The prediction has a mean pLDDT of 80. Predicted 3D model of RNase P RNA and transfer RNA as a complex of 453 nucleotides.
[in-house]
RNA sequence: CAAGCAGGCCAGGCGGUCGCGGGUGGCGCAAGCCAUCCGAGGAAAGUCCGAGCUCCGCAGAGCACGGUGCUGGGUAACACCCAGGCGGGGUGACCCGACGGAACAGUGCAACAGAAAGCAGACUGCUGGCUUCGGCCAGUGAGGGUGCAACGGUAGUGUAAGAGACUACCAGCGGCUCCAGUGAUGGGGUCGGCUGGGCAAACCCCACCGGGAGCAAGGCCAAGCAGGAGGGAAGGCGCUAAGCGCCGGGAGGCGGCUCGUCUCCCUGGACCUUCGGGUAGGCUGCUUGAGGCGGCGGGUAACCGCCGUCCCAGAUAGAUGACCGCCACCCUGGUUCGCCAGGGGACAGAACUCGGCUUAUCGGCUCGCUUGGGCA
RNA sequence: GGGCGCGUAGCUCAGCUGGUUAGAGCGCACGGUUCACAUCCGUGAGGUCGAGGGUUCGAGUCCCCCCGCGCCCACCA
Numbered sequence: 001c002a003a004g005c006a007g008g009c010c011a012g013g014c015g016g017u018c019g020c021g022g023g024u025g026g027c028g029c030a031a032g033c034c035a036u037c038c039g040a041g042g043a044a045a046g047u048c049c050g051a052g053c054u055c056c057g058c059a060g061a062g063c064a065c066g067g068u069g070c071u072g073g074g075u076a077a078c079a080c081c082c083a084g085g086c087g088g089g090g091u092g093a094c095c096c097g098a099c100g101g102a103a104c105a106g107u108g109c110a111a112c113a114g115a116a117a118g119c120a121g122a123c124u125g126c127u128g129g130c131u132u133c134g135g136c137c138a139g140u141g142a143g144g145g146u147g148c149a150a151c152g153g154u155a156g157u158g159u160a161a162g163a164g165a166c167u168a169c170c171a172g173c174g175g176c177u178c179c180a181g182u183g184a185u186g187g188g189g190u191c192g193g194c195u196g197g198g199c200a201a202a203c204c205c206c207a208c209c210g211g212g213a214g215c216a217a218g219g220c221c222a223a224g225c226a227g228g229a230g231g232g233a234a235g236g237c238g239c240u241a242a243g244c245g246c247c248g249g250g251a252g253g254c255g256g257c258u259c260g261u262c263u264c265c266c267u268g269g270a271c272c273u274u275c276g277g278g279u280a281g282g283c284u285g286c287u288u289g290a291g292g293c294g295g296c297g298g299g300u301a302a303c304c305g306c307c308g309u310c311c312c313a314g315a316u317a318g319a320u321g322a323c324c325g326c327c328a329c330c331c332u333g334g335u336u337c338g339c340c341a342g343g344g345g346a347c348a349g350a351a352c353u354c355g356g357c358u359u360a361u362c363g364g365c366u367c368g369c370u371u372g373g374g375c376a
Numbered sequence: 377g378g379g380c381g382c383g384u385a386g387c388u389c390a391g392c393u394g395g396u397u398a399g400a401g402c403g404c405a406c407g408g409u410u411c412a413c414a415u416c417c418g419u420g421a422g423g424u425c426g427a428g429g430g431u432u433c434g435a436g437u438c439c440c441c442c443c444g445c446g447c448c449c450a451c452c453a
Base pairs, nucleotide, nucleotide: 001372002371003370004369005368007366008365009364010363012327013326014325015324016323017322018321020039021038022037023036024035025034026033027032041347045358046357048356049355050354051353052352053214054213055212056211060259061258062257063256065210066209067208068207069206070084071083072082073081074080085099086097087096088095089094100205101204106203107202108199109198123144124143125140126139127138128137129136130135152170153169154168155167156166157165171195172194173192174191175190176189177188178187179186180185218284219283220282221281228275229274230273231272232271235247236246237245238244239243248266249265250264251263252262253261277452278451279450291310292309293308294307295306296305297304298303329344330343331342332341333340334339377449378448379447380446381445382444383443386402387401388400389399395433404420405419406418407417408416426442428440429439430438
């Protein structure tokens, strides 16, 4: 210098004019006015995960269902993050992986082609026997061909021809065992001829996790209409009656079932459900939080602890904008190399709040590293 | 804002527990029948299964992620 790999950050700046939403303070009977401060994002998005918070009385047990899935750690929690292991890719920096279990649990799938696709299997070839010379019978998975996939590889022994049938070495698998490691796993020894795999994003098995709904949750107030209509079940006995007790039944909490439990009801005003009617108002939840920034300490890191400091949007049909000037950046054209003219600035926008993931995004800055080339 | 569902030919829909070449009806084109039209009969065309990626030998189907469309949820209560 060129090409590339990873991590972090920014998302134009300053001034002026007009305008919008909110907090605080002051003035005003009030409407409002004045001052001051604040006012979108890295994704506010998709709503894909995980929580907080609120309600369902408590949030119970078992099954079902759903989710997660190498190991260790981080965290409030996670499907996220960090570190490590294994597998794959790249010359490399590095990147990717839904990565538990398939030869010591079981079931299933593999179209077409092919002789044969799971208990293996003779189309051709090879070998032996028979033969009416056309073939037939038997052996053989070593050769050919098919396919995503065809039952380890090389050499030898062996045989009619062959074959882990047998032997040596190599590769793989499994059992036992030693060492290292918290562990996933890695390395070694020994035994066994044990010798094809794939699919669990097929059923399933194992381990762990999960009660449901969502701020239109929920609480308070005001206004108005018709606290209106239909449907849903079973009551019985005892005490003189109201009522209470016992037995039985029903509805709901529980949006899959059973049990347990709680509340209510048994002729209905409760509860569930269908329809109808009215209002389209206010306050609260509502923004201070697993919060930001800085320093020190612990940890390889994710992250954690302590101290200091700061307050940083709360709208409700939804505020956060428009214009002008200067400067900076990029592109195009011109140039007397001083500059001049024109154009451009993405994706997108809070709606209870956080932690993540994913997706969209014109461009720019910066730290580190790799490969190749050149010069000293 | 929150919660669900759907997407296959021009239209309306099938498509099992992944399997070869994705079907049906209506419509469309051509031919026949008719003097002509309709009806009827026959033949045929037309599909990136909303888009992309993954699992698998193989995906409309299974998984992930985008896109588009539709439905429901206020309070009195």
Background
It holds a member of the Rfam family "Bacterial RNase P class A". Rfam's curators write: Ribonuclease P (RNase P) is a ubiquitous endoribonuclease, found in archaea, bacteria and eukarya as well as chloroplasts and mitochondria. By type it is a ribozyme.